This is a predicted structure of a 115-nucleotide RNA (SAM riboswitch aptamer (S box leader)) from Parapedobacter tibetensis. Its mean pLDDT, the model's own confidence on a scale to 100, is 82.
RNA sequence: GGUUUAUAAAGAAGUGGCGAGAGACUGGCUCAAUGACCCACUGGCAACCAUCCAUAAUCGAUGGAAAAGGUGCCAAUUCCUGUCCCAACCAAUAUCGGUUGGGAGCAUAUAAAUG
Numbered sequence: 001g002g003u004u005u006a007u008a009a010a011g012a013a014g015u016g017g018c019g020a021g022a023g024a025c026u027g028g029c030u031c032a033a034u035g036a037c038c039c040a041c042u043g044g045c046a047a048c049c050a051u052c053c054a055u056a057a058u059c060g061a062u063g064g065a066a067a068a069g070g071u072g073c074c075a076a077u078u079c080c081u082g083u084c085c086c087a088a089c090c091a092a093u094a095u096c097g098g099u100u101g102g103g104a105g106c107a108u109a110u111a112a113a114u115g
Base pairs, nucleotide, nucleotide: 002114003113004112005111006110007109008108013042014041015040016039017038021031022030023029025082027080028079043074044073045072048070049069051065052064053063054062055061078107083104084103085102086101087100088099089098090097
């Protein structure tokens, strides 16, 4: 990297180092020499795995506790967006376009499992 499942509107930053781009990609928009991104340390958030308790009990599962362990995360909803569908409105009469809202999907990220 592939596949499967779950989650993604909540939450949580200081110091030091480095020195130019960063936010996956598109178009926007934003962050950034008042030093971003990244790295290290410290601190924190959360509760996926693991742990404990209860229910149920074949496995699985459901609810709860805790935060010592394995991960993760700590600008903006995954920052918004892209493909399809629905609704309202505008323009138009080409049945295509625009705005707003909603839903589904794709993609991405993370966890756990798997070959």
It matches the Rfam family "SAM riboswitch aptamer (S box leader)". From the family's description: The SAM riboswitch is found upstream of a number of genes which code for proteins involved in methionine or cysteine biosynthesis in Gram-positive bacteria. Rfam links the family to the GO term regulation of gene expression.